[in-house]
RNA sequence: UAUGCAGACUGCCUUAUCGUCGGCUUUAUUAUAAAGCGGGAGGAAAGUCCGGACACCACAGGGUAGCAUAAUGGGUAACACCCAUCCGUAGCUUUGCUAUGAGGACAAGUGCAACAGAAAGUAUGUACAGGUAAUGCUGUAGUGAAACCAGGUAAACUCUAUGCGGUGAAAUGCCAUGUAUAUUUAGCGUUUGAGGGCGACUCGUCCGAUGCUUUAGGGGUAGGCAGAUGGAGCCAUUGAGUAAUUGAUGGCCUAGAUAAAUGAUAAGGGGAUACUUUUUUGAGUAUUUACAGAAUCCGGCUUAUAGGUCUGCAUUUUUU
Numbered sequence: 001u002a003u004g005c006a007g008a009c010u011g012c013c014u015u016a017u018c019g020u021c022g023g024c025u026u027u028a029u030u031a032u033a034a035a036g037c038g039g040g041a042g043g044a045a046a047g048u049c050c051g052g053a054c055a056c057c058a059c060a061g062g063g064u065a066g067c068a069u070a071a072u073g074g075g076u077a078a079c080a081c082c083c084a085u086c087c088g089u090a091g092c093u094u095u096g097c098u099a100u101g102a103g104g105a106c107a108a109g110u111g112c113a114a115c116a117g118a119a120a121g122u123a124u125g126u127a128c129a130g131g132u133a134a135u136g137c138u139g140u141a142g143u144g145a146a147a148c149c150a151g152g153u154a155a156a157c158u159c160u161a162u163g164c165g166g167u168g169a170a171a172u173g174c175c176a177u178g179u180a181u182a183u184u185u186a187g188c189g190u191u192u193g194a195g196g197g198c199g200a201c202u203c204g205u206c207c208g209a210u211g212c213u214u215u216a217g218g219g220g221u222a223g224g225c226a227g228a229u230g231g232a233g234c235c236a237u238u239g240a241g242u243a244a245u246u247g248a249u250g251g252c253c254u255a256g257a258u259a260a261a262u263g264a265u266a267a268g269g270g271g272a273u274a275c276u277u278u279u280u281u282g283a284g285u286a287u288u289u290a291c292a293g294a295a296u297c298c299g300g301c302u303u304a305u306a307g308g309u310c311u312g313c314a315u316u317u318u319u320u
C1' cells in the first nucleotide's frame, strides 16, 4: 500500500417562515384563549421467535397426555441468550487460525437408504479359487455411501434425564351516567349440591342457592381518570475477572400520543456516484443521500441497512 474477516460509533448540517403534541411561567377567563421558554421516534422502534417485570384468574396436590432443554463450567432477574474450555464439522495462509453445531442414547423397540448390483439384512450366491459325504462351507473379485453374526441415520418415530400454570395493557383498577337483567320455551337443582373455578383430560379440592342451564325476545351503556414511563436505567473514571459480567465513586433524567403528534416549504452547504475539464491543486454539470416510524416496559435472538470515521487480526506490496 492492497485484500479479506470481525467489531464500535455515526448515518445528513445551517438559516427563515408556517404548523403540530407535552411541560413550565404570565395574563385574561364559563369553557378556554394569547404570549414567552424548553423538550418531542430507533439501532433495529420491525418479526412476535424466547425470557421476564407488572396485573388478574381464591389456594394447593396425584396421574395421563403435551411441550421444552441436552458436553462441562461460569454469567444473568431469567432464558432456547452471552462467555470460557473440550469435542465434532467446514475452510484456510495447516498442528494453528476463522466460522459453525438442534453436542444424551442406534445392544429397549420400530423404521428409512434411489440407482447400481446376484443380493441391502441375519438377506444374497454372479465370476474365479480352495474344501466337503453334501450344503455359500471359506476366500478373492464386481456394483455401491454401505455386502459376516454389518455399519449409517434420532431438526426419523422413539427411549433416558431434567424442567414447565394460564391469559395479556383491548391485562387490570377506580369514578360517573343510565336501565327492565322486564318477558318467553324446555329442563335440572337447593347439602342426596344444579352449575362454576383451578393450562388440556382425569382424580381431587374449593365456591355455591328468591339458584343455574337452555329457546326466543327486549332495554341501558360504550364517557372520564389511572395503568403510562425514575428504571434488573444511562454516561464517565477506577478495582476484580481470560471473558461474559460485576463492585466502588461521581454525574444525568432523556416522547407519552389515544385514531393516534414528533412535520411542511424555501435557500445555502456536506457526503457518495457518473461524466466533462485542469500540468497539478481544483472547477463545472447531473443523479442521489440508507433501513425505516414509539403505543405498558425491559433483557436477548433473527431480519433490513446507500454511505462516513475508527479499531483489531491474518496475509501481501514498498521503503528504512
Stems, first nucleotide, its partner, number of pairs: 002315009012269007020040002023037006042291001046302002049300005054168004061203004066164005071085005086103001087101006104159002109157002111153002126141005172226004183216001186213003195207004233252008270289008

Predicted 3D model of a 320-nucleotide RNA (Bacterial RNase P class A). Its mean pLDDT, the model's own confidence on a scale to 100, is 77.